Molecule: transfer RNA
Organism: Candidatus Gottesmanbacteria bacterium
This record gives sequence, structure tokens and C1' cells, in this order.
RNA sequence: GCCCGGUUAGUUUAGCGGUAAAACGGAGUCUUGGUAAGACUCAGAGGAGAGUUCAAUUCUCUCACUGGGCU
Repeated sequence: GCCCGGUUAGUUUAGCGGUAAAACGGAGUCUUGGUAAGACUCAGAGGAGAGUUCAAUUCUCUCACUGGGCU
């Protein structure tokens, strides 16, 4: 330099045009003499910018970061 993939919650991963899901973690309540465990509830996220569309996490382009391959 060229090619391919990835970027979503504090962490690890889903989803793939129409309200973003879960596990662990966090907070609260209940339970207990107390703690742990358990039950219930809550908060918390789309790398940046443009384009297409009634509507974009999803499709297209550029950039950034990251992983891999070729020379």
C1' cells in the first nucleotide's frame, strides 16, 4: 500500500428497515435476629459525520479505532 471483518449498557454478547434483547455487574424493596442466598422492581447503550428512506443499530459513502490476511 491492497483486501476482509469488527465497533451496541460498566463488562461479555444478540438483533438486522418500524418501541434495542439478555447474562454478569450496579441501585432499591421484600425476606432474616444478622449476613449470604433467593424473589421482585429500577437505572443504564448504537464510534464520528454525511446520504437514501415516511422511518436507519440495520442499507450506501467518508473518516477514526481495532483484529486478521496478502505483498